A computed fold for an 83-nucleotide RNA from a Pseudomonadales bacterium, annotated as c-di-GMP-I riboswitch aptamer.
The coordinates come from a structure-prediction model, not an experiment, and the mean pLDDT is 88.
It was read from a public genome assembly, where an Rfam model found it.
The model forms 95% of the base pairs in the Rfam consensus.
RNA sequence: UCUUGAAAAAGGCAAACCCGUCGUGAGGCGGGGACGCAAAGCCACCGGUCCGCGCUCAUGACGAGGACAGCGGGGUUGCCAUC
Numbered sequence: 001u002c003u004u005g006a007a008a009a010a011g012g013c014a015a016a017c018c019c020g021u022c023g024u025g026a027g028g029c030g031g032g033g034a035c036g037c038a039a040a041g042c043c044a045c046c047g048g049u050c051c052g053c054g055c056u057c058a059u060g061a062c063g064a065g066g067a068c069a070g071c072g073g074g075g076u077u078g079c080c081a082u083c
Stems, first nucleotide, its partner, number of pairs: 004081002012037002017032006035070001041076003045073003048068004053063002
């Protein structure tokens, strides 16, 4: 530098649910809690899902915005072991 995650060690993260708090909402943050995770570290670039607003007789049909990185892809950084 690269392949892989079988076994192992050191550590890490934390779904559902509950409490508090912020948000119209999707959801965010803090605490408890562990279903899982080798990038479940970071980034909304592509697709997707979700939210409210506008438009419309009506419809994610369209427009502009927002949420999800634990939906897939991509980018980027990285621990241990291994070829």